[in-house]
RNA sequence: CAUGUGAAUAGAGGCGCAGGAGAUCAUGAGUACCUGCUGGAAGGUGCGGUGCCGUUGACCAGCAGCAAAAGGGAUCCCUGCCGAAGUUUUUCCGUCUGCCGCGGGCGGGAAAGCUGGGCCCGUAUCCGAACAGGGGCGGGACUGUCACGAAAAGCAGCAGCUUUUCGUGGAGCACUAUCACAGGG
Numbered sequence: 001c002a003u004g005u006g007a008a009u010a011g012a013g014g015c016g017c018a019g020g021a022g023a024u025c026a027u028g029a030g031u032a033c034c035u036g037c038u039g040g041a042a043g044g045u046g047c048g049g050u051g052c053c054g055u056u057g058a059c060c061a062g063c064a065g066c067a068a069a070a071g072g073g074a075u076c077c078c079u080g081c082c083g084a085a086g087u088u089u090u091u092c093c094g095u096c097u098g099c100c101g102c103g104g105g106c107g108g109g110a111a112a113g114c115u116g117g118g119c120c121c122g123u124a125u126c127c128g129a130a131c132a133g134g135g136g137c138g139g140g141a142c143u144g145u146c147a148c149g150a151a152a153a154g155c156a157g158c159a160g161c162u163u164u165u166c167g168u169g170g171a172g173c174a175c176u177a178u179c180a181c182a183g184g185g
Base pairs, nucleotide, nucleotide: 001184003182004181005180006179008178009177010176011175014082016081017080018079019078020077022076023075024074025073034065035064036063037062038061039060043053044052046102047101048100049099050098085115086114087113088112089111090110091109092108093107094106095105096104116143117142119140120139121138122137123136126134127133145170146169147168148167149166150165151164152163153162154161155160
């Protein structure tokens, strides 16, 4: 000097990621619940069973009065980070409903797979109160990184190195730097 190994250390991408029973705001919503009146009727959970309630009128609908909350969202702050994190499928556990079963929602674990990152557009549908947001799929440019190629400049002095620009392509088990070990020149 270059090469290989390393779950060694540190770091970069940027509208970067995630969390918070933090603070504020909007939405949720004049909705649910509750109360009163009217109608009207035998049923009342998403489905089935059971329990309970219901002709002293439950449930449903309309009117009037009173009147929320959670999840989700935005801003700020704090914390932890750079497979940060997200997501799909399968499976297990917990939880939500009076109980059980099915289904659904939410949270967590395991296995395998995909995605470098944020943004914009479209799409059918899932969660959702929602036209917010998230997810899936497709597309677009941008950006970071590495490899290859081209051009220019510089160093060097014989085709090597560095920088910039452009083009193509790949993926984060990556990339850069340092360190440790190993052998080689």
The prediction has a mean pLDDT of 76. The RNA shown here (Lysine riboswitch aptamer) has 185 nucleotides and comes from Marinithermofilum abyssi. The model forms 94% of the base pairs in the Rfam consensus. It matches the Rfam family "Lysine riboswitch aptamer". Gene Ontology term of the family: lysine biosynthetic process. It was read from a public genome assembly, where an Rfam model found it.